[in-house]
Context: one part of a larger RNA
């Protein structure tokens, strides 16, 4: 100087407390461990691994296993030699890859020139190892308020001072004081969305008057600014009022200092070294990544009457759409099919549920719940056996609100409700990322648990 303390002081944070909804029990989905397996590819492991890499494992993907094949190679550049050589069709063997035959056959300035193939060489190739050789990127402490420098001063020196102190703030934010005076990276602001107003422009929007709604762009608006009171030395702080769409950082996002964890990633990519080179490379068929006594993590659906079923009515936002979205109409109980209008889209398409009203059910393992299994169908795709999704009929399991324990959330939030989208032929999405609709309760307080900041103290630790 740091680090640590079941030392002290001060102060924060959904950290506790106060509340609301959950998880932990059940069934199912997903991930992981374990076990199994020819293989169940690999990585990630307290927080900060476990719906994580995977924003899509039937083949492909695919890195794993079995089998069949290929070797200058599936891919790149260069050199030498050779070849009537692109490419298309086709026979045989084969599961395919591939092997082996046949037929037709490119441009041209006629220089074997372009391009192509074969052989040889220099090489290619490797998701093989090392993230403890690395770059880049990322997580985390933490959007915490800190981390430093120049000069000066103090100290033999390590170093200190500044950055401590008194107030204040969300903030090393600002004020005052002070052997310090300044400065940098952070904080804040500048950027985006949203709430109010104004202007300009309005078609495809709304209404059919035109811009009230709406859309796009530009600007204004908020600064403890005005007033009253309290506190105060000052900066400031507190309570209230007015005005205002908005009031004390208005709400949200983007933005992550010096550094820590030899944190993560050589399987995104790049890259040093090491290793393989008729194989640890490459191609193909099939299988596996989907196994299942079990254990954990995260979710979904429930256990019902604030409910379930049926009928009727009515209300979003944000996205997406040409190998695409697909209307009306018709067929089918339905999934879906036929059909093709319109639309490269403020024009056309895709578009709610909860809710409201009425009726039935009458507390029961039920008209709750829907797992599982049987049967029949639909769709995508070369192909749904291993191993897809959806619909209908039947079957109807566990489940009576969950032990110790544990998670999220302070407002348009939690909770409840649906909708969209990326990936994608299809989908194991109940996941991710967004969007709106309905819309709470509680916070006395900081003793305690966890994490953090500043000062100080002890130390046999570095």
């Nucleotide at each position: 100087u740091g680090a640590c303390g079941g030392g002290g002081g001060c102060c924060c944070g959904c950290a506790c407390a106060a509340g609301c909804a959950g998880c932990g029990g059940a069934g199912c989905g997903u991930g992981u461990g374990g076990u199994u397996u020819a293989a169940u590819u690999c990585g990630a492991c307290g927080u900060a691994a476990c719906g994580c890499g995977c924003a899509g494992a039937a083949c492909c993907u695919u890195a794993c296993c079995c089998a069949g094949a290929c070797u200058g190679g599936a891919c790149a550049u260069g050199a030498a030699u050779c070849u009537g050589c692109a490419u298309a069709c086709u026979g045989c063997u084969g599961a395919a890859a591939a092997g082996u035959g046949g037929u037709a056959g490119c441009c041209u300035u006629c220089g074997a020139g372009g391009g192509a193939g074969a052989u040889u060489c220099a090489c290619a190739g490797a998701u093989g190892c090392u993230g403890c050789a690395u770059g880049g990127c990322u997580g985390u402490c933490g959007u915490c308020a800190g981390c430093u420098c120049g000069u000066g001063u103090c100290g033999u020196g390590a170093g200190a001072u500044g950055u401590u102190g008194g107030g204040u703030u969300a903030a090393g934010u600002c004020c005052c004081g002070c052997a310090a005076c300044g400065a940098g990276c952070g904080c804040a602001a500048c950027c985006c969305c949203u709430g109010c107003c104004c202007g300009u422009a309005g078609u495809u929007a709304c209404u059919u008057u035109g811009u009230g709604u709406c859309u796009a762009c530009g600007g204004g608006g908020a600064c403890g600014g005005g007033c009253u009171c309290c506190u105060g030395g000052a900066u400031g702080g507190g309570a209230g009022c007015a005005g205002g769409a908005a009031g004390g950082c208005g709400g949200g996002g983007a933005u992550g200092a010096c550094g820590u964890c030899a944190a993560g990633u050589c399987c995104g990519c790049a890259u040093g070294g090491c290793u393989c080179u008729u194989a640890c490379g490459u191609c193909u068929g099939g299988g596996g990544c989907u196994a299942c006594a079990c254990a954990c993590a995260c979710g979904c659906u429930a256990c019902a009457a604030u409910g379930u079923a049926c009928u009727a009515g009515g209300c979003a936002g944000a996205a997406g759409g040409c190998u695409g979205c697909g209307a009306a109409a018709c067929c089918g109980c339905a999934a879906g099919g036929u059909g093709g209008a319109g639309c490269g889209a403020a024009u056309c398409c895709c578009c709610a549920a909860g809710c409201u009203a009425g009726u039935a059910c009458c507390c029961a393992g039920u008209g709750c719940a829907g797992a599982u299994c049987g049967g029949g169908g639909g769709c995508u795709g070369c192909a749904a056996c291993u191993c897809g999704c959806c619909c209908c009929c039947g079957u109807g399991a566990a489940g009576g609100c969950g032990g110790a324990g544990u998670u999220g959330c302070u407002a348009g939030u939690a909770a409840c409700c649906g909708c969209g989208u990326a990936u994608c032929a299809g989908c194991u999405a109940c996941g991710g990322c967004g969007c709106g609709g309905u819309g709470a309760a509680u916070a006395c307080g900081u003793a305690c648990c966890c994490g953090g900041g500043c000062c100080u103290u002890g130390u046999a630790c570095a």